[in-house]
RNA sequence: GGGCGCUUAGCUCAGCGGUAGAGCAGAUGUCUUAUACACAUCGGGCCGUAGGUUCGAAUCCUACAGCGCCCA
Numbered sequence: 001g002g003g004c005g006c007u008u009a010g011c012u013c014a015g016c017g018g019u020a021g022a023g024c025a026g027a028u029g030u031c032u033u034a035u036a037c038a039c040a041u042c043g044g045g046c047c048g049u050a051g052g053u054u055c056g057a058a059u060c061c062u063a064c065a066g067c068g069c070c071c072a
Base pairs, nucleotide, nucleotide: 001071002070003069004068005067006066007065010024011023012022013021018055026042027041028040029039030038048064049063050062051061052060
């Protein structure tokens, strides 16, 4: 220098055009002498950044940034 992939909640990941979910973690409650376990409830992300397409974009296109792999 070139090619490919990834970037979504604190962490690991779903989601494949119609106002964003799960598990774990966290908070509260029940239970317990208490903790843990179990059960129930709740909070938490405008989806890496900036543009474009579209009635509508996490999702399609472009550029850039970060990380990883491959080639030179």